[in-house]
RNA sequence: AGAGUUUGAUCCUGGCUCAGGACGAACGCUGGCGGCAUGCCUAACACAUGCAAGUCGAACGAGAAAGUUCCUUCGGGAGCAAUUAAAGUGGCGCACGGGUGAGUAACGCGUAGACAAUCUGCCCUUCAGUCUGGGACAACUUUUCGAAAGGAGAGCUAAUACCGGAUAACAAUGCAUGACACAGGUUGUAUAUUUGAAAGCUUUAUGUGCUGAAGGAGGGGUCUGCGUUCGAUUAGCUAGUUGGUAAGGUAACGGCUUACCAAGGCGUCGAUCGAUAGCCGGCCUGAGAGGGUGAUCGGCCACACUGGGAUUGAGAUAAGGCCCAGUCUCCUACGGGAGCCAGCAGUCUAGAAAUUUGGGCAAUGGGCGAAAGCCUGACCCAGCGACACCGCGUGGGGGAUGAAGCUCCUCGGAGUGUAAACCCCUGUUAGGUGGGACGAAUCCCCGAUUGCAAAUAGUGAUCGGGGUUGACGGUACCACCAGAGGAAGCUCCGGCUAACUCCGUGCCAGCAGCCGCGGUAAUACGGGGGGAGCGAGCGUUGUUCGGAUUUAUUGGGCGUAAAGGGCGUACAGGCGGUAGUGUAAGUCAGAUGUGAAAUGCUUCGGCUCAACCGAGGACCUGCAUUUGAUACUGCAUUACUUGAGUACAGGAGAGGAGAGCGGAAUUCUCGGUGUAGCGGUGGAAUGUGUAGAUAUCGGGAAGAACACCAGUGGCGAAGGCGGCUCUCUGGCCGAUACUGACGCUGAGGAGCGAAAGCAUGGGGAGCAAACAGGAUUAGAUACCCUGGUAGUCCAUGCCGUAAACGUUGGGCACUAGGUGUGGGGUGUAGUCAACACAUUCCGCGCCGCAGCUAACGCAUUAAGUGCCCCGCCUGGGGAGUACGGCCGCAAGGCUAAAACUCAAAGGAAUUGACGGGGGCCCGCACAAGCGGCGGAGCAUGUUGCUUAAUUCGAGGCAACGCGAAGAACCUUACCUGGGUUUGACAUGUAGGGAAAAGCCGUAGAGAUACGGUGUCCUUCGGGGCCCUACACAGGUGGUGCAUGGCUGUCGUCAGCUCGUGUCGUGAGAUGUUGGGUUAAGUCCCGCAACGAGCGCAACCCUUGUCCUAUGUUGCCAGCGGGUAAUGCCGGGGACUCGUAGGAGACUGCCGGGGUCAACUCGGAGGAAGGUGGGGACGACGUCAAGUCAUCAUGCCCCUUAUGUCCAGGGCUGCAAACAUGCUACAAUGGCCGGUACAAAGGGCUGCUAUACCGCGAGGUUGAGCGAAUCCCAGAAAGCCGGUCUCAGUUCGGAUUGGAGUCUGCAACUCGACUCCAUGAAGUCGGAGUCGCUAGUAAUCCCGGAUCAGCAACGCCGGGGUGAAUACGUUCCCGGGCCUUGUACACACCGCCCGUCACACCACGAAAGUCGGCAACACCCGAAGCCAGUGGUCCAACCCCUCGGGGAGGAAGCUGUCGAAGGUGGGGUCGGUGAUUGGGGUGAAGUCGUAACAAGGUAGCC
Repeated sequence: AGAGUUUGAUCCUGGCUCAGGACGAACGCUGGCGGCAUGCCUAACACAUGCAAGUCGAACGAGAAAGUUCCUUCGGGAGCAAUUAAAGUGGCGCACGGGUGAGUAACGCGUAGACAAUCUGCCCUUCAGUCUGGGACAACUUUUCGAAAGGAGAGCUAAUACCGGAUAACAAUGCAUGACACAGGUUGUAUAUUUGAAAGCUUUAUGUGCUGAAGGAGGGGUCUGCGUUCGAUUAGCUAGUUGGUAAGGUAACGGCUUACCAAGGCGUCGAUCGAUAGCCGGCCUGAGAGGGUGAUCGGCCACACUGGGAUUGAGAUAAGGCCCAGUCUCCUACGGGAGCCAGCAGUCUAGAAAUUUGGGCAAUGGGCGAAAGCCUGACCCAGCGACACCGCGUGGGGGAUGAAGCUCCUCGGAGUGUAAACCCCUGUUAGGUGGGACGAAUCCCCGAUUGCAAAUAGUGAUCGGGGUUGACGGUACCACCAGAGGAAGCUCCGGCUAACUCCGUGCCAGCAGCCGCGGUAAUACGGGGGGAGCGAGCGUUGUUCGGAUUUAUUGGGCGUAAAGGGCGUACAGGCGGUAGUGUAAGUCAGAUGUGAAAUGCUUCGGCUCAACCGAGGACCUGCAUUUGAUACUGCAUUACUUGAGUACAGGAGAGGAGAGCGGAAUUCUCGGUGUAGCGGUGGAAUGUGUAGAUAUCGGGAAGAACACCAGUGGCGAAGGCGGCUCUCUGGCCGAUACUGACGCUGAGGAGCGAAAGCAUGGGGAGCAAACAGGAUUAGAUACCCUGGUAGUCCAUGCCGUAAACGUUGGGCACUAGGUGUGGGGUGUAGUCAACACAUUCCGCGCCGCAGCUAACGCAUUAAGUGCCCCGCCUGGGGAGUACGGCCGCAAGGCUAAAACUCAAAGGAAUUGACGGGGGCCCGCACAAGCGGCGGAGCAUGUUGCUUAAUUCGAGGCAACGCGAAGAACCUUACCUGGGUUUGACAUGUAGGGAAAAGCCGUAGAGAUACGGUGUCCUUCGGGGCCCUACACAGGUGGUGCAUGGCUGUCGUCAGCUCGUGUCGUGAGAUGUUGGGUUAAGUCCCGCAACGAGCGCAACCCUUGUCCUAUGUUGCCAGCGGGUAAUGCCGGGGACUCGUAGGAGACUGCCGGGGUCAACUCGGAGGAAGGUGGGGACGACGUCAAGUCAUCAUGCCCCUUAUGUCCAGGGCUGCAAACAUGCUACAAUGGCCGGUACAAAGGGCUGCUAUACCGCGAGGUUGAGCGAAUCCCAGAAAGCCGGUCUCAGUUCGGAUUGGAGUCUGCAACUCGACUCCAUGAAGUCGGAGUCGCUAGUAAUCCCGGAUCAGCAACGCCGGGGUGAAUACGUUCCCGGGCCUUGUACACACCGCCCGUCACACCACGAAAGUCGGCAACACCCGAAGCCAGUGGUCCAACCCCUCGGGGAGGAAGCUGUCGAAGGUGGGGUCGGUGAUUGGGGUGAAGUCGUAACAAGGUAGCC
């Protein structure tokens, strides 16, 4: 410090997720030791039991017992125990310490201050005092009530308990007065009145208490400034409320309380209300700013079962006190009582979750005490828990080209791995034995010195000696002993993210933090091996910070990604021009105080180190006070003119409101002319018209809108504004004078605000939602047509929204230009006007630099550079929805969530693909032609059906006369049946054998079995053959979506790319686009490109002309011979032809066009002319195209079978459909006779001449030929002649009957051919559709492969005869290039929307119903304070006649207040609710096709 994830790829925006740290944690697996910390986060739920606050005899009275010593009359007594125990009076403490965080949003906390408005026990200092009397009450004794807890009566008694008096004011009040300060203050003097003190004890001391006063220290109380969570879907709150006067109350100010008076007080700088929460030092995180948090430790606060209340006291409204009410629990004799662990342990419960009913007061601290000491669950220790942090160990060294096992493997090996074994060592830790601390200071006794003192009593201080105190703990630590011995796991290994293989599984089981894995080769699931990481831990879950600049102060944005308010106006607020002066609030600097300690940082130090602990330092960024500074901001004041405004002048303008006027057009109406249609559409129909329309002329009526001018022209804040005139009115421009900052923005507020809509009343020509009809359509509640009502118009009032858009808030300033246009000014410029040019100001546009931007783009009219103010955004969906509130007559508007769900949703640009987008171009693509197919019959193939099987594959073009260039058996893969199992076939090893093949016979359908016959080669090693056994063979079984190879197709289309450079953030672009041209990315020109490669073309074959060479089997012109005839023969090389090699064609020449180009048009010559014709040749790629059944091959499957052998059957099956062909329908023909001319092929298991036989298929015979020699072999159409005469025929030949031929082991299923007979459909073929541009189509024959034969009419070749047409590119199809749109990229066979149906989920509404909370009104009213009363009661003081009275007090009663409770109507929040509403989600449901292309009616608001 970043990474993954939206896309085919890219950049950006943006969310989600991960890596880090932390924890009072929990869970899973595992677990050796020690140190140090820490441990109910949930139920402030309920609690058994024990302990947690007592102490003082030096305040007081009283006072045992056990035990022991002595005495004894043996009954007992006395002493010690005993300054005892237990209890009481009294004092101090119990308000500390300990726990918890419920409440509390508050002066509660933090921080800084104030108290001139205050209190303070114990402690310290100082001053003064401590005199004199009195009466009680507990304990105790006794009586008594009660179950108990607890009381009641009588009697006795002490005090440092209580009370009277004296004395003292410095206390209070009044008066007089001085000083200081000045805020209502402080302090002194004099005087008067009033009230008010005391306590003693002991060891007798400078003892210790007690009283009054003053001060201090420490501790409280109160007040104030500032800070302190969320919600405005909480906007108003408040009657003691705010203030005053008076009184009361308090330690003290104060509405703290009461009476009266006034009507205030708080609040958008967020009152009130609701929700949540103890606050802080700190802790975690972070670079920091921040964010989160408030366990342990420390400070403060609050609470003590819930609520209320006071008492005592220095202090409490009191956790282990009291009273009352309530809930709960317990005891009870039913009458009454007791209790409150949020103290330490512990229990139950809740929960994912948290310890011992331990030891000790040895230390530290606290209470009491003079002290010893006692008490102390504070505390110190120990125990439990890997809960966290830190440290240590589980051994160290050596040890193989490397054991075994396991895993993988290309079978060679590799890995685990120096790891182990084995050898040599060490000894931490655990274990054993022995030693053994620090923490201890006190305290007691003795002695010495010294202070006080008369004192050698005493006592304080210091020193010395002796004694004494340790829970932890026989612990830490040390020494020795033995021995590698007791001590390693967890997670992960697709990417992020370090780490890879095998097997199993087969969208199953499962994994998953995100992306995503799994559908038969899973590094992602599970296991194994191996590896990576951490290590007594490792993972998971949860929470929190970080990464996240993803709430942005540091440090973000708003044209198109989320985001500018529809517009102006303006109160508050924020910000604000120039120059002085003053001030010093902000600001800056210094000083002072404070910012507790701990923590953190740092320097040292102590535990062996570390964690941990100790000491010092810096820090604590803050607040306050104070002293200064004055640039800037503020405030006050004085000026200024440039911002702003006023007056004056001016012109342009659809700016606004009102009133009036005008013409054209539409419609209606009246009249004339006139006649059959009009109207409407893609085409029609509805409609209208002979009752006279449309058309046309004239008159009239009415309403609405204003053609041309008209313009990226004008005006307005926006919405918006368009005939003309008048009235009223807003804004704008110019120069001068004046005012003198008067300004900018603007939350709320109020106003304006298109269209549609609403209300009332008018108006209504045209247009036109709804509606009706006609069309279209599968449907058509649409698009189109004919009609047509609201509405559109006017007036008044609502509504308040729009894609209200420049998707760009307003203002000011600055930052290159060019050009156009609208309105002014000035100058050149001179007498006017016009024009021109220059310049300046204000608007409206275009282009463009810097700069900015993700890019597109913006660019002085900024989206640039800055400042000020406002509004708004924070992933998509849910949703601009629900609920609540406000507004509205309604429709609805404004404000505005959550649950749930997804990992994206988006912006810009790129490359493709696509478009019922555009442009250019090509192709038998259309058109122009010729001939077909589709109708018939037959053949062949396919589908379907059938079947035991009808084997398999091929499926638009690019499957269907295709694989198959030959299914009767074989083929054959299928079916039935019969056999067989190392196999029909290959190789190897081991063992054995002498046969095997062939021939014959028997059984059988055959395979096969049996019998006979038969006896291989050899270099003698053996080979070949057979049998047995083991390895293995075999598979036309699966997967063409695991593959190779081959092939089809786009397409013989002209394209597809690369290097370097350049441009772009990038994907990419450029080149390859453009202008021409070509069959062509062919070539030329231009150009940030320059070159290159694969394609095109050429090179190859064939064909067309010529030349040269050669001349058999080919040829025969000339010469010769010969025949009935024939290159038949001699010969010849001229010709044809064959073979081989050359020539030739290149836009080379001429002319026109064209850019002096490429090229093109025409011409000449030439056998051939512009690639001469044809072929082979197929770029990058596409279609998961085809083929596992040509072959090869991974994996899977079968192995007495899915292998193999055999017989028979099937592949030929037939209601039907399709494809490709053949033959026809006839006269351009059929039939008969005669007759002419090819090329290319094939041939020995062959082609077969000749002759003879047969009507014929063919048979017999057999010459020649392994072929330029012989044969197949007669070419046919053609030509000549004859016949038929338009008909189902002398066309056509299907079908069927009969008879044959040939092949073959065999023609039944199931061959071809021949002859005789039979003589079907068919008379040129609907919609539609195919081929072909020249030696082509059409037509006619010939040959070949396969093959015994043949279903071949197929296929592949050959030649013969031999046309027509192309104006042209609008349209159909396919393709190429450029461009455009896109929400497509599996790429239009794409994407995608809504209803309905089903399942699940969360939410809203809902008759109601249940509950919580806070408040209000009224009722009741405990305890208690206060007030009143006090007839009853009372020791202290006073009077007294001693009877009593008084003073004072108490009970009781009454009243105000008052908790809980009750009643009531509302508020608010929540639970639940038949039913209902929409929403979300869910591989393959229904209906349509809305959107994305012009999405087929542009889309959207």